[in-house]
Molecule: transfer RNA
Organism: Nanobdellia archaeon
RNA sequence: GCACGAGUAGUCUAGUGGUUAGGAUGCGGGCCCUCCAAGCCUGGGACCCGGGUUCAAAUCCCGGCUCGUGCA
Repeated sequence: GCACGAGUAGUCUAGUGGUUAGGAUGCGGGCCCUCCAAGCCUGGGACCCGGGUUCAAAUCCCGGCUCGUGCA
């Protein structure tokens, strides 16, 4: 340099055009308990960036960035 794949919360991840973007873990608060742990309830937190297509984009298309794999 070229090709392919990936990028969603602190971390791991689901979501193949339309339901409030969901779950786990972690974090804050509460319940329980003599206390801690465990358990239960609850709260906040995310679509890498820009553009395009569409009535509607995390999803499709183009460019960029980062990471990975292969080739040179």